About this RNA: A computed fold for a 72-nucleotide RNA from Clupanodon thrissa, annotated as transfer RNA. Model confidence (mean pLDDT): 82 of 100. Rfam family: tRNA. The family's RNA type in Rfam is transfer RNA. About the family: Transfer RNA (tRNA) molecules are approximately 80 nucleotides in length. The literature on the family includes a 1993 paper in Trends Biochem Sci by Hou, "The tertiary structure of tRNA and the development of the genetic code".
RNA sequence: GCCUCUGAAGGAUAACAGUCAUCCGUUGGUCUUAGGAACCAAAAACUCUUGGUGCAAAUCCAAGCAGAGGCU
Numbered sequence: 001g002c003c004u005c006u007g008a009a010g011g012a013u014a015a016c017a018g019u020c021a022u023c024c025g026u027u028g029g030u031c032u033u034a035g036g037a038a039c040c041a042a043a044a045a046c047u048c049u050u051g052g053u054g055c056a057a058a059u060c061c062a063a064g065c066a067g068a069g070g071c072u
Base pairs, nucleotide, nucleotide: 001071002070003069004068005067006066007065010024011023012022013021018055026042027041028040029039030038048064049063050062051061052060
């Protein structure tokens, strides 16, 4: 220098272009002498950035940024 892949709640992962979901964790409650477990509920994301296409973009396209791998 070139190519490929991956960027999303605190962590790990879903989502044929059509209201971004689940597990763990966190907070509150029930339960308990108290905790843990279990159960109920809640909060937490401008989906890496900027543009483009389209009625509609996490998703498609372009250029960047960050990380991983490969070639020279």